[in-house]
RNA sequence: GAGCUUAGCGGCUAGGGAUCCGGCACUCCAUUAGAGGAUGCGCAGAACCGAGAGCUGCUGCUGGUGCGGGAGAAAUCCGCACCAUUGCACGGCGGGAUAAAAACCCGGGAGAU
Repeated sequence: GAGCUUAGCGGCUAGGGAUCCGGCACUCCAUUAGAGGAUGCGCAGAACCGAGAGCUGCUGCUGGUGCGGGAGAAAUCCGCACCAUUGCACGGCGGGAUAAAAACCCGGGAGAU
C1' cells in the first nucleotide's frame, strides 16, 4: 500500500402513528325512546409497525484442544464434542413503504472524527 472478514434469524423494548376492535364528544342526522349513522379526538385500552449504533436467545464464521473416518510418518480433508472469540460506532436534509407514522427502508448513506 492492497484484498477479505467483522454475520444471519427470532423474542422484547425505546419509539411510532391510526386500517380493524373499543372509548370519548357543550357537534350534526335519525328516533316515541333507543339501537344506529356522519364528523372529530391517539385516547396510559386491545391490536399493528418497530432499532447498524438498545436488551436478549439461537445459529453461523474464526481460533484452540480432544475423539473418530479413507490413504498417510505428518501436513491436508470431513464429522462430532468442549472452550474461546465475533471489535468500534457521532450522523442530517430529503425521499419511500404501509391505513398512517417512526430510531422501519434508502442508510454504518451525505457529512463529521
The RNA shown here (Guanidine-I riboswitch aptamer) has 113 nucleotides and comes from Rhizobium sp. BK376. The model forms 93% of the base pairs in the Rfam consensus. It was read from a public genome assembly, where an Rfam model found it. Lineage of the source: Bacteria > Pseudomonadota > Hyphomicrobiales > Rhizobiaceae > Rhizobium.